[in-house]
Molecule: small-subunit ribosomal RNA
Organism: Teretinema zuelzerae
RNA sequence: UUUGAUCCUGGCUCAGAACGAACGCUGGCGGCGCGUCUUAAGCAUGCAAGUCGGACGGCAAGGGGAGCUUGCUCCCCCUAGAGUGGCGGACUGGUGAGUAACGCGUGGGUGACCUACCCUUGAGAUGGGGAUAGCCAUUAGAAAUAGUGGAUAAUACCGAAUACGCUCUUUUUGCUGUGGCGAGAAGAGGAAAUCAGGCUACGGCCUGGCUCGAGGAUGGGCCCGCGUCCCAUUAGCUAGUUGGUGAGGUAACGGCCCACCAAGGCGACGAUGGGUAUCCGGCCUGAGAGGGUGUACGGACACAUUGGGACUGAGAUACGGCCCAAACUCCUACGGGAGGCAGCAGCUAAGAAUAUUCCGCAAUGGACGAAAGUCUGACGGAGCGACGCCGCGUGGAUGAAGAAGGCCGAAAGGUUGUAAAAUCCUUUUGCUGAUGAAGAAUAAGUGGUGUAGGGAAUGACAUCAUGAUGACAUUAGUCGGUGAAUAAGCCCCGGCUAACUACGUGCCAGCAGCCGCGGUAACACGUAGGGGGCAAGCGUUGUUCGGAAUUAUUGGGCGUAAAGGGCAUGUAGGCGGUUUGGUAAGCCUGGUGUGAAAUCCUGCAGCUUAACUGUAGAAUUGCAUUGGGUACUGCCAGACUUGAAUCACAGAGGGGAAACUAGAAUUCCAGGUGUAGGGGUGGAAUCUGUAGAUAUCUGGAAGAAUACCGGUGGCGAAGGCGGGUUUCUAGCUGAUGAUUGACGCUGAGGUGCGAAAGUGCGGGGAGCAAACAGGAUUAGAUACCCUGGUAGUCCGCACCGUAAACGAUGUACACUAGGUGUUGGGGCAUGAGUCUCAGUGCCAAAGCUAACGUGAUAAGUGUACCGCCUGGGAAGUAUGCCCGCAAGGGUGAAACUCAAAGGAAUUGACGGGGGCCCGCACAAGCGGUGGAGCAUGUGGUUUAAUUCGAUGGUACGCGAGGAACCUUACCUGGGUUUGACAUCAAGUGGAAUGGUAUAGAGAUAUAUCAGCGUAGCAAUACGCCGCUUGACAGGUGCUGCAUGGCUGUCGUCAGCUCGUGCCGUGAGGUGUUGGGUUAAGUCCCGCAACGAGCGCAACCCCUACUGCCAGUUACUAACACGUUAAGGUGAGGACUCUGGCGGAACUGCCGGUGACAAACCGGAGGAAGGUGGGGAUGACGUCAAGUCAUCAUGGCCCUUAUGUCCAGGGCUACACACGUGCUACAAUGGUAGCUACAAAGCGAUGCUAAACCGCGAGGUCACGCAAAACGCAAAAAAGCUACCGUAGUUCGGAUUGAAGUCUGAAACCCGACUUCAUGAAGUUGGAAUCGCUAGUAAUCGCGCAUCAGCACGGCGCGGUGAAUACGUUCCCGGGCCUUGUACACACCGCCCGUCACACCAUCCGAGUUGAGGGUACCCGAAGUCGCUAGUCUAACCCGUAAGGGAGGGCGGUGCCGAAGGUACGCUUAGUAAGGAGGGUGAAGUCGUAACAAGGUAGCCGUACCGGAAGGUGCGGCUGGAUCACCUCCUUU
Repeated sequence: UUUGAUCCUGGCUCAGAACGAACGCUGGCGGCGCGUCUUAAGCAUGCAAGUCGGACGGCAAGGGGAGCUUGCUCCCCCUAGAGUGGCGGACUGGUGAGUAACGCGUGGGUGACCUACCCUUGAGAUGGGGAUAGCCAUUAGAAAUAGUGGAUAAUACCGAAUACGCUCUUUUUGCUGUGGCGAGAAGAGGAAAUCAGGCUACGGCCUGGCUCGAGGAUGGGCCCGCGUCCCAUUAGCUAGUUGGUGAGGUAACGGCCCACCAAGGCGACGAUGGGUAUCCGGCCUGAGAGGGUGUACGGACACAUUGGGACUGAGAUACGGCCCAAACUCCUACGGGAGGCAGCAGCUAAGAAUAUUCCGCAAUGGACGAAAGUCUGACGGAGCGACGCCGCGUGGAUGAAGAAGGCCGAAAGGUUGUAAAAUCCUUUUGCUGAUGAAGAAUAAGUGGUGUAGGGAAUGACAUCAUGAUGACAUUAGUCGGUGAAUAAGCCCCGGCUAACUACGUGCCAGCAGCCGCGGUAACACGUAGGGGGCAAGCGUUGUUCGGAAUUAUUGGGCGUAAAGGGCAUGUAGGCGGUUUGGUAAGCCUGGUGUGAAAUCCUGCAGCUUAACUGUAGAAUUGCAUUGGGUACUGCCAGACUUGAAUCACAGAGGGGAAACUAGAAUUCCAGGUGUAGGGGUGGAAUCUGUAGAUAUCUGGAAGAAUACCGGUGGCGAAGGCGGGUUUCUAGCUGAUGAUUGACGCUGAGGUGCGAAAGUGCGGGGAGCAAACAGGAUUAGAUACCCUGGUAGUCCGCACCGUAAACGAUGUACACUAGGUGUUGGGGCAUGAGUCUCAGUGCCAAAGCUAACGUGAUAAGUGUACCGCCUGGGAAGUAUGCCCGCAAGGGUGAAACUCAAAGGAAUUGACGGGGGCCCGCACAAGCGGUGGAGCAUGUGGUUUAAUUCGAUGGUACGCGAGGAACCUUACCUGGGUUUGACAUCAAGUGGAAUGGUAUAGAGAUAUAUCAGCGUAGCAAUACGCCGCUUGACAGGUGCUGCAUGGCUGUCGUCAGCUCGUGCCGUGAGGUGUUGGGUUAAGUCCCGCAACGAGCGCAACCCCUACUGCCAGUUACUAACACGUUAAGGUGAGGACUCUGGCGGAACUGCCGGUGACAAACCGGAGGAAGGUGGGGAUGACGUCAAGUCAUCAUGGCCCUUAUGUCCAGGGCUACACACGUGCUACAAUGGUAGCUACAAAGCGAUGCUAAACCGCGAGGUCACGCAAAACGCAAAAAAGCUACCGUAGUUCGGAUUGAAGUCUGAAACCCGACUUCAUGAAGUUGGAAUCGCUAGUAAUCGCGCAUCAGCACGGCGCGGUGAAUACGUUCCCGGGCCUUGUACACACCGCCCGUCACACCAUCCGAGUUGAGGGUACCCGAAGUCGCUAGUCUAACCCGUAAGGGAGGGCGGUGCCGAAGGUACGCUUAGUAAGGAGGGUGAAGUCGUAACAAGGUAGCCGUACCGGAAGGUGCGGCUGGAUCACCUCCUUU
């Protein structure tokens, strides 16, 4: 990190440590380590194994000497090189290809063995012989090399003698553990170098070497127990195979090899086969158990270009030896030859990647030697590389004006930061000069001392002193000089995860470990500043362990998340009741051996410290052996009855198999009656029927299934089992008694059973019914519906072997509160009853559980055994194997891809789910819109511009409450730049202000006239107006998705929340649900809730009645005056009216219903009755709803222009489409005349009376009125009278012509009105759709705002004044409760499959190319072994000799035998035309299968069918909603 949120399951990812690492950036010093992980690829060059003259013959060159013939010979010394011979080249060093093995580790065995040099010890070394290198001469060859002839030596070689204990054969015997040890006897066999050197008194002695034995030490060989990777999609393997006998062979056992005989041997405790891999001490990680790993150091093994082979030797099947074959490279005179860096350096190639062709034998170690010494790429050192570990440094102290600069901020200021500068110090390191350890021990030699022996000497041994030798190295260290001088980077800053701001960018560029950032305010990209971390390093990548309890031994799970086998039986295996005795295998405990060293840990010590090193201890959890113990387990023996089983008696049952049988129904057939339809559906049609159906009656046939009883009732292991009777058969239960005596539980493989569908063969076939056909439905309908209909369904036999084969819950046993049904039994009581056993249900406690739930029928607590799981998809697919007649079943992956997939529960939202309720929501009505003309708004189009915004409901007579100019934001053109407007500063001029003239379209420009404020004597200051300059102004420019404010809408709907408490692991719930009631979460009652808030209601305003008070401009009853006949006047405060303050209505009263409530219904009274009517008032929130163009505002953008001024134009365009209105289509009307009755407003740049003029709009003059006073002002419909007579009209008034009026600088684009004339469409409007429930709709006029003028719009006012509402089924919207959900951007959701396109990996695949193993055969090198008639032959034997023999060499030959070849088959890898499915992919096509009852409930198995999801049949499941019924349970 899955979700809106939650808990769980579960994967992915990160933080840690480590590395033989690599890459990027950076880089001061030192110490200690490490350094081709790739390609066991190939290698130029140099070096890495020699040494001994004290084994041997001899000796070039050189030096010295002699002779002389002066350029020759000889002698001496010294040795090089080569040769014979000895020892060593089997060690050291390198690498990890092979090897899954006695290879390694660990512990043993060897009575089955070997061991050069070394140590101890015994015995010995007599006497002979023949050669051959070197050398000389010479031959062949390019060379490598080979050959011939001649002479010669040895510690080289060969006989002979002697030989005990040595070996062999036979034999006697003791001990013992097998071929062991010991004591005898007989026979046979087997040695040598008396060499070299030294000393000598010449007798010999000493040292080294030689031979045969014995013992030791060391090193090895062989054998055994245990341990040692993955795959069972490798299950069978094996003929020298297993064993025996006898020969052979070996140092030695052994089928190691051979002949014969027998037929064995290995394997589920994993043989055989395949893959991979050197093993270990250790190293890394981890709390540990474990996991990973095997670089360096150490031990073992294996290998030395590849394969084979032997020789020599104490030791090899030999890295720097040999032979053969093969590949490769080199030389060549083409005839032939040479070579092997996985030694040290180095080179090439490969690769992300790994060093010097260095110095030295001074130390340590090794070979040879008596020694000196020689050799030593072992080793010691240096060089290169931050590759790792460790240490040090890059300065220290003081230092606030908190400097400058940078960054941030509106400013104040903050921060970088005591940081710097500056002052005072220090000198590690660096540079420079000087000085200077330790590593060196001893050898030869010299001088002493001692020991043993000896006659002495040289000697031997031990010891003391002295005594050469340093690669590193200009070492480490120390001292002096110099000067802060020479020395800091890398990564990160969204969360995980320590650390934040600005700018740039704008889903671009880029980042990213996971989640995820980026689409104009990015703490996530890039840069800067700041900060965090580490530091000569820092990051990245890779790998391992950890976290991961995510393979769970420690330490997990399986009802629903992945996971219980469909069920039983039973083999191996695992586990097993009570008791006694024995034993001591397991177990416990002590001793001994071993567990190498190094490493790890602890203590101490040495390098200045540390790393590093030394030393001591601990540890090494193991194995072996030995002594002791006996509780438990095992084993052996004995006993027991409780587990298990058997017998006797009783009982219930759709348990199974077979045979027989019954009635109802259905269809068909035959006949009768009878007549026009029947059938089917939502509605129809196909179909059937006058050739007589359906209906009805009678008779017959067939097959299948068994109503009622019938039930969370019975039986069965599960699948499953239902009419009745009989036969056969299995299991179960109960009480009592008897018997056996642990006989038990589980159960990998195996075996059997196993619904439906399906298959084969033979029957049967009434009904039903996949497929199929037809009819409908539909956009289509391969479906749902209808009519038909075949397999099949049924029976027998045989296959198949699967299901949601489910309780999604393995089997067995034990234990752990209760309550209540039911089936079958039993005991006691006999009255209700009560106790108990075996089943089968429900509820519930504790406990468990993620929750749901479960809860003696456990999912609780334990035990035993089996099966199964380990993220989703790919996939139960591919492939292999097994089974099947087939369909198919069983077993069962990977590549690739995703960061989720999932379970339970919560809150919402949604449902073509349910319940309750409301609303002009429907219905019932009235009037409209949609058709016409016009007005107005919008879209579209057009245009230089037609400014901008509003766009489902919730835009469209909306912003706009009024575009001719202005407005105005748009366009064209002309001007202007501190600006049309504000503030400040500096400079400069001028009172302010008003007017005139000229040019121009105007803005504007120029000229000119008049005109001097306040304070002060004045200078000057203040105020005001210009000009210049600078800060700045200005923007209706962008972003309403950065915002404030305001507004629309759901909706005047009744809801939305909080505190405390309680419940739940939690999200959350409760309260707010329930029963009533209301317009209302309104109120009442109940209740783990009790209260509260915002909403509702009320409080406010208007209106309806009325009281009191007051009365002018209103009013006028009484009195008076007075007429034009006016409340006009006096007067009045009665009335109307106006204004203020009050009253009144509260379910208050009565009756009924209801629960004694709330409330409802009816009534009385009342002007008004149940919120009286209307208004204002709009909860939490939703729509990123609208508005940056009312205003305000962040950010961005423009700044001689996107600002501003002006003139003209445009917003008024016009094929068209839509919305909202007006006027009509007429007689409930029109026209003409007469005549009534309002309310609410407005008026000084105003309303304007009366009068006059004009047909009229209007004009002239002019009273009154800042208005209860005057005016606008006439109300209109209505009423009365007359005409019109159904007509495109006396309806209707558009359009057009002419003439005018008014406003205004100005009515051309583009105003309103008047008069005359003209007289269009239109005869009630398709689909569809709107408003309205009463003073409402409809209809009639009046006023106001805006406004110079312009109103069919808007906002108000009154007049006239209806119809209808049964009701809530349906449409729309809403509220509450409940239910399902795969939705949460919330159904405008989610989501499935085909097809098309792109990419990716995989499978099949005619083939094709390799690699590896196998089997059979061919050929057959070298070589061992065997044979040998050819040939050669010094030593020994016979022989005087010739010659012969023995033995040997060469040659030939046989077995085996590498490489090679042929054939066949297998395994594996690459590639491949074509084919198949799968995965992934912002916006493709077709449908809509699933999620809600998903619109036909879904799903499982199977069969058939279909473009596709899918459909249908049969059987099964609930993991289906809803309604009804039944039963059961719980509560009051």